Predicted 3D model of a 1516-nucleotide RNA (small-subunit ribosomal RNA) from a metagenome. Its Rfam family is "Bacterial small subunit ribosomal RNA". The sequence is in RNAcentral, with records from SILVA.
[in-house]
């Protein structure tokens, strides 16, 4: 820091996926210690039980009770000191826990305000505590109720309660005088005048004094009252900031302001009367969804992004609602009235209840703990204080949840044991691991023994200090005693013995780690791409390795990569993306100068951003993680101060942007009126007289009622031929006959005036082709839709023949287009060159200015490309993109008469879609070339019979392979038995062959013989060895050994599988002309150049151009043979010359000539002319035996087809071993309704028959050719000369020539079939073999659609050899020679190839991709009559509690008047009235579930139908 994945390969662009990091986690498997953390994220569901707020007798009466002392016969009475409890009172209970349901702003951060406010306890200061009075719980008694609770009557105290005096600095109000400020204010002083309060209380002590006592009184403490401050806390107010959504766009009537009442501790419409019409909103009001907020935490370089648990700070909240009272503080979790649900007691009248405290139960749920100990610490509440409370808190259980630390031994020890895996069997690995032998004790166990967490509190003693009259009392503070207080847990020593203490995933790539066995697209795996179909490093197992480790791996979820929302950091020609043009309000920007301010900047200072986190030192725990001290350090914060560049504000003020004036000028620019002429149609006439049209070919259709065609006249509507041109014009859509009117915009000149008036533009408004839409006219031509005729397998179509809307005009709608330059406006700047338009200026040359086009440097781009008309460098402003699909759908909203338009989701589902260029393939794409590929041509085949192969069918078997060209007379150059691989039967099992261990032992090898049998075999019998050593006179005997044999064990064997595991051979493409490389250059890169272009060739042959120069493997040359000559050399070949025969090289000789074979020679476009680029080549001529590769073979590039062969052969893996191996018999391979190939013979007179008669090449021959002669018709027999062969055999060439004879027929044509009868070959011709001979005489008279070779000695036709072989089914194959043509001298068409270019959505490459309906399956959606639920609005009806208001004929202890009675002041109980929570009836709105049925979408190897795209894709 990346990585993987779209292709055949690249380059891009884009998504998906991976690797890091973290977590209140769950699951799965596995588990030793400890330490510090953490532990309902779901149901703000509903709770059994015990806790969790109490406390004070020093505030007060009382009640009971222990102990002590008096009195007392006793019961009892009293006095002290205690102690418990219930009431009354006083504090506290608002704080500490808990939880996040509602809040989107009445919260929360962060900085402010309060000149608009409170604050009990607590400190600090001044001042006071004076003098009455009435009551009332507890109690008692009576009484209702089941209870919970009450009621009446009496009695009683207080730091309860209530007048009164006093009184300030207190507050109001009304002056003076001053200060200060931020607008209303607002601080001090000062005067009058009104208001206004106490608990002389409690505890300890006491000398004087007083009092009968109690006590007074002084004193201390401690509480009280009032006033001012102070710290704390809180309440209200502003301004910034932080969530999504316009498919929410208007919302508001207490609503906004104002005056004036009145609430409040306080400002305010906070509430009310009256007045005003206002206030808030595109810097997003209202509405709707989600949400507590922050410090912080995860995550990243970092900006972000994402969270809000634990821990801290605010806020809300306490069953769901309302609603006060108490109080300094509450509208109160463990207070209260009340409604509403629930739950629970009941005598059915009435009651009680609220764990989101802390354990704990059910319930939910993937999931989340103990009914625990202690107040010992810290902390709180009340106390004078002991103390009490205290599920705050500290501790502890309980879970590997988290992070962190530590062990599960250390040394040493190779015959590198056994065991396992693997193996090329040699060996490799586990592996110094283990075994062993030596050492240690940190944990865990088990035993003693002990600190730190304790500070402190009492009690007592000895000092000091401050109140005080005091040495008492109280306080406080220093020593000493003694006395008490650990829930919880640490630590330290001793024993013992390596003992107790290791798993998870993964292991093909990404991504670190490999064998092997099973499985056989199965089981399975998968995080992505993908892996599995008989050799799986990908699935299961085992080994072995590699990661981490008491944790380990899987899910989730968040940050990261991901520059994949882009501020930092993207992008819009063609990959997704510029609105169709414009015009223009708000908003964004915005020339030059100067002056001034200081919002923005950018500097300092100051205040604040709690703490904890986090980061940096040091400490501390054995380390660490934790934890503690301190420093830095963090803001988009506020506020002061300063600076004045550049942004903005103000003033002035300038001409270059922008406009205006002035004169010219081009144009298809709009409009709206008039004319005009060609055509076409169509009426009327006139000639005319059978067809016209129309097509690939036809019909449909028009015509004798007279068309087409043609001449003359008329009518009506549309569009304007020629100029016409990538010429004009306009913003775009668009505009095109002439003339006239009105009209916008654009250039150019030259001056003048205005003064920045400028670009953009979100909503807005306009325009805006065609086609549709209204209404109305108009209709020649053309024309959806419709009818006909055609093509068609079909043809709802392409092609004809008709044709209505509509095409046109006039008003109005629509509001889209590939509305395209796929390119948004603007303004500035960066190379040439050329072209065409429009303008000035100059005679011109030539300058200059706008505009329109090509080409091109830099640059830019993924590449095509593009390049002063940028897609370049830059600035401004606007739209718009963010993986294909689903969807431009669904819904809502708006527009529209409709049709539809504009706005625009999601569910689901793939890993991809995509641009661009590149190499092939391919095209019913081009261009140029070829080929017996066509065309002219001979001749067959396809028809008969037979041969011969395949299919198919049959068999016990018909053994097996080849399967379009490129299988099918092919493997097989020869199946009676062998061959043979099949079949049936019979048999052997170390085997018919190979090698090697081990035993055996003279039996055996080996020879003979005998049975049984179809043979193989299987049985018995007999004989009977070699080599050495010894012994023996010798026969022989003994011991050893080799080879054999016998057994026995490794093994042989396999024409059993896989040719898709293969090597080697072949076969096609195709003898076609390609295929490639090094170096250079070119391109990011695949790749390109070089091999392309101009010629030329059989040919990438050659030449010539050229950023390519050369080079290889093919072509071609070189080799074979053929054709003409020469030299050389002549037996068996040959014979001009001589000799002989009936007759022959027979013979002498020769070496001339055939021939033979070796070696040379010739042919190279070498020579002429032309042509042609002064090439390369091409025609034509000459010569020559041959002429432009002379003619023929062998030769066969890269490479394609998983082409063909595991049955030549070799070969891996698998399979088989008394069998799928060997071995032997007889069978089959030779079957026969049928179908195809390749022959062959044939149909006949260019012929058959018969006669005579001539000319070859090249082969072969010893288990073979076989000569003459002889027998037989004949095949053949008998014979044997010769001959390992230029000597001899085979061996007679045959078509041909000359004669004859048949006379167009199923023939003297043709031989099938099918009888008799011999030959040959062989163990053996029954299945199943040749030949003769005689008789037999089928089908066939020239072949339907198609279709097949051949271009010169070929075709054709005629014989001839050879191999195979014992013999043949040879008409095959492979060679020979013999006679011998016709046709093309072209390339449009079939077919097939090469080159080049072109298009592609193919690349398994057109036998390619691919599209929709339909059928089947499944999943999500969406409409839908409805139906159920939730929320939320406003009005109306009812209206509890409650505070407020009024009312109060009933009621009242405290305060006034009165003797008194009763009056008054002041309250109450009821009453009534505003608000109001639940609740009611009816109505909007919203959400969300279900829904008969209905659409369309998504998907799933082999279903239907057609074939719509992709090549001109066959109608672009």
């Nucleotide at each position: 820091a990346g990585a993987g994945u779209u292709u055949g390969a690249u380059c891009c662009u884009a998504g998906c996926u991976c690797a890091g990091a973290a977590c209140g986690a769950a699951c799965g498997g596995u588990g030793a210690c400890g330490g510090c953390g953490u532990g309902c994220c779901u149901a703000c569901u509903a709770c059994a039980u015990g806790c969790a707020a109490g406390u004070c007798g020093a505030g007060c009466g009382a009640a009971c009770u222990g102990g002590a002392g008096g009195g007392g016969c006793a019961a009892c009475u009293u006095u002290c000191c205690g102690g418990u409890u219930a009431g009354c009172g006083g504090c506290a209970a608002a704080c500490g826990g808990g939880u996040g349901a509602g809040u989107a702003a009445u919260a929360u951060a962060u900085a402010g305000a309060u000149a608009a406010c409170c604050u009990g306890c607590c400190c600090u200061u001044a001042a006071g505590a004076g003098g009455g009075g009435g009551a009332u719980a507890a109690c008692a008694g009576a009484u209702c109720g089941a209870a919970a609770g009450g009621u009446c009557u009496g009695c009683u105290a207080a730091u309860a309660c209530c007048g009164c005096g006093u009184a300030c600095g207190a507050u109001u109000a009304c002056g003076c005088a001053u200060g200060c400020g931020c607008a209303u204010g607002u601080g001090a002083g000062u005067g009058u005048a009104a208001u206004g309060a106490a608990a002389a209380g409690u505890g300890g002590g006491g000398g004087a004094c007083c009092g009968c006592a109690a006590g007074g009184c002084c004193u201390u403490a401690u509480g009280c009252u009032u006033a001012a401050g102070g710290a704390a806390g809180g309440g209200u107010c502003u301004a910034u900031a932080g969530c999504c959504u316009a498919u929410c766009a208007g919302c508001u009537a207490g609503u906004u302001g104002g005056u004036g009442a009145g609430a409040u501790a306080a400002a305010a419409g906070c509430c009310c009367a009256c007045c005003a019409a206002g206030g808030c909103g595109a810097u997003g009001a209202c509405g709707g969804g989600u949400a507590g907020c922050c410090g912080g935490c995860c995550u990243g370089a970092g900006a972000g992004g994402g969270u809000g648990a634990a821990c801290g700070g605010c806020c809300a909240c306490a069953u769901g609602g309302a609603c006060a009272c108490u109080g300094a503080g509450a509208c109160a979790c463990g207070g209260g009235u009340c409604c509403a649900a629930c739950u629970u007691c009941u005598a059915c009248u009435g009651g009680a209840g609220g764990c989101a405290g802390c354990a704990g139960u059910a319930g939910g749920g993937a999931a989340u703990a103990u009914u625990g100990g202690a107040c010992a610490a810290u902390g709180g509440g009340c106390g004078a204080a002991a103390g009490c409370c205290u599920g705050a808190u500290c501790c502890a259980g309980c879970g590997a949840c988290g992070c962190c630390g530590u062990g599960u031994g250390g040394a040493g020890g190779a015959u590198g044991a056994c065991g396992g895996c693997c193996u090329u069997c040699g060996g490799g690995u586990u592996g110094u691991a283990a075994a062993c032998u030596c050492c240690u004790a940190a944990c865990a166990c088990a035993g003693a023994c002990u600190a730190a967490g304790a500070a402190g509190g009492u009690u007592g003693g000895c000092g000091g200090a401050a109140c005080g009259a005091a040495u008492a009392a109280u306080u406080u503070u220093g020593c000493c005693a003694a006395u008490u207080a650990g829930a919880c847990g640490c630590g330290u020593c001793u024993g013992g013995g390596a003992u107790g203490a290791a798993g998870u995933c993964a292991u093909g790539g990404c991504u670190a780690a490999c064998u092997c066995u099973g499985u056989g697209c199965c089981a399975g795996c998968a995080g992505c791409a993908g892996c599995g179909g008989u050799a799986a490093u990908a699935c299961a197992g085992a080994g072995a390795u590699g990661a981490c480790a008491a944790c380990c791996g899987u899910u989730g979820u968040u940050c990261g990569g991901a520059a994949u929302u882009a501020c930092u950091g993207g992008g819009c020609u063609u990959a997704a993306a510029g609105c169709g043009c414009a015009u223009g309000c708000a908003g964004g920007c915005g020339g030059g100068a100067u002056g001034u301010u200081a919002a923005g900047u950018u500097g300092g200072c100051u205040g604040u951003a709690a703490a904890a986190u986090a980061u940096c030192a040091c400490g501390u725990u054995u380390u660490a993680a934790g934890c503690g001290u301190g420093g830095g350090a963090a803001g988009u914060c506020a506020g002061c101060c300063a600076a004045g560049a550049c942004u903005g504000g103000c003033a002035u003020u300038c001409u270059u942007g922008a406009g205006g004036a002035u004169g010219a000028u081009a144009g298809g620019g709009g409009a709206g009126a008039g004319c005009g002429g060609a055509a076409u149609u169509c009426c009327u006439g006139g000639u005319g007289g059978a067809g016209c049209g129309g097509u690939g070919a036809a019909a449909u259709g028009c015509g004798u009622u007279g068309a087409u065609a043609u001449c003359a006249g008329g009518a009506g509507g549309a569009a304007c031929g020629u100029c016409g041109g990538a010429g004009g014009c306009g913003a775009a859509g668009g505009c095109g006959g002439c003339u006239c009117u009105c009209u916008a915009g654009g250039u150019c000149a030259a001056u003048c005036c205005u003064g920045a008036c400028g670009c953009u533009g979100a909503g807005g408004u306009g325009c805006g082709a065609a086609a549709g839409c209204u209404a109305g006219g108009g209709g020649a031509g053309c024309a959806a839709a419709c009818g006909g005729g055609a093509u068609u397998a079909g043809a709802u179509a392409c092609c004809c023949c008709g044709g209505u809307a509509g095409u046109c005009c006039u008003a109005g709608c629509c509001g889209u287009a590939a509305a395209c330059g796929a390119u948004g406006g603007g303004u500035a700047c960066u190379a040439a060159g050329u072209a065409g338009g429009g303008g000035u200026g100059g005679c011109a040359a030539c300058a200059u200015c706008c505009c329109u086009g090509c080409c091109g440097u830099a640059g830019c781009a993924a590449a095509a490309g593009u390049g002063u008309u940028a897609a370049g460098u830059a600035c401004c402003c606007c739209g718009c993109c963010u993986g294909g699909g689903g969807a431009g759908u669904a819904u809502a909203g708006u527009c529209g008469c409709a049709a539809g338009g504009c706005u625009g989701a999601a569910a689901c589902u793939c890993a991809a879609a995509g641009g661009a260029a590149u190499u092939g393939a391919c095209g019913g794409g081009g261009g140029c070339u070829c080929g017996c590929a066509c065309a002219a041509g001979c001749g067959g085949u396809g028809g008969a019979g037979c041969a011969u192969g395949u299919g198919g069918u049959u068999u016990u078997a018909u053994u097996c392979g080849a399967u379009g060209c490129a299988a099918c007379a092919c493997g097989a150059a020869g199946a009676a038995c062998c061959u043979u691989a099949c079949c049936u039967g019979g048999g052997c099992u170390u085997g018919a062959c190979a090698u090697g261990g081990u035993a055996g032992g003279a039996u055996u090898a080996g020879g003979c013989c005998a049975g049984c049998g179809a043979a193989a075999g299987c049985u018995g019998g007999u004989u009977g060895a070699c080599a050495g050593u010894u012994c023996g006179a010798a026969a022989g005997g003994a011991c050893c050994g080799g080879a054999a044999c016998u057994a026995u064990c490794a093994c042989a064997g396999g024409u059993g599988u896989u040719g898709c595991a293969u090597g080697g051979c072949u076969g096609u493409c195709g003898u076609c002309a390609g295929u490639u490389c090094g170096u250079g250059c070119c391109g990011u890169g695949a790749g390109g150049u070089g091999u392309u272009g101009g010629g030329u060739u059989a040919a990438g042959u050659c030449c010539u151009a050229u950023a390519a120069c050369g080079a290889g493997c093919g072509a071609a040359a070189c080799c074979u043979u053929u054709g003409u000559c020469c030299u050389u050399a002549g037996u068996u070949a040959c014979c001009a010359c001589g000799g002989g025969u009936a007759a022959u090289g027979c013979u002498g000789g020769g070496g001339a000539c055939u021939c033979u074979a070796a070696g040379g020679a010739g042919a190279c476009u070498g020579c002429a002319g032309g042509c042609g680029u002064c090439a390369a080549g091409c025609c034509u001529g000459a010569g020559g035996a041959a002429g432009g590769u002379g003619g023929a073979g062998a030769c066969g590039a890269c490479g394609u087809c998983a082409a063909g062969u595991c049955a030549u052969c070799a070969u891996g893996g698998c399979c088989u071993u008394u069998a799928u191996g060997c071995c032997c018999a007889g069978g089959g391979c030779u079957a026969c309704a049928c179908a195809c190939g390749u022959g062959c013979u044939a149909c006949a007179a260019u012929g058959g028959u018969c006669g005579g008669u001539a000319c070859a090449a090249a082969g072969g021959g010893a288990g073979g050719c076989c000569a003459a002669g002889u027998c037989g018709u004949a095949a053949g027999g008998c014979g044997g000369a010769g001959c390992a062969a230029a000597u001899c055999c085979c061996a007679u060439a045959a078509a041909g020539c000359c004669g004859a004879u048949c006379c167009c027929a199923g023939u003297u044509c043709a031989g099938a079939u099918a009888g008799a009868g011999g030959g040959c070959u062989g163990a053996a011709a029954c299945c199943c073999g040749c030949c003769c001979u005689c008789a037999u005489g089928a089908a066939g008279u020239c072949g339907g659609a198609a279709u097949c070779g051949c271009u010169a000695g070929u075709a054709a036709u005629c014989g001839u050899g050879g191999g195979u072989c014992a013999g043949c089914u040879a008409u095959a194959c492979c060679a020979c020679g013999g006679u011998g043509a016709a046709u093309g001298u072209g390339u449009u068409c079939c077919c097939g190839a090469g080159c080049c270019u072109u298009g592609u959505a193919c690349a398994c490459a057109c036998c390619g991709c691919c599209c929709g309906u339909c059928a089947a399956g499944c999943c999500a959606c969406c409409g839908a009559a409805g139906c159920a639920g939730g929320g939320g609005c406003a009005g109306c009806c009812u209206a509890a509690a409650g505070u407020c208001g009024c009312u109060g004929a009933c009621c009242c202890a405290a305060c006034c008047a009165g003797a008194a009675a009763u009056g008054g002041a002041g309250g109450g109980a009821g009453g009534c009235g505003c608000c109001c929570a639940a609740g009611g009836a009816a109505g909007c709105u919203u959400c969300u579930g279900u829904g008969a049925c209905g659409g369309g979408g998504a998907c799933u190897a082999a279903g239907u139908c057609g074939u719509a795209a992709c090549a001109a894709g066959g109608u672009a």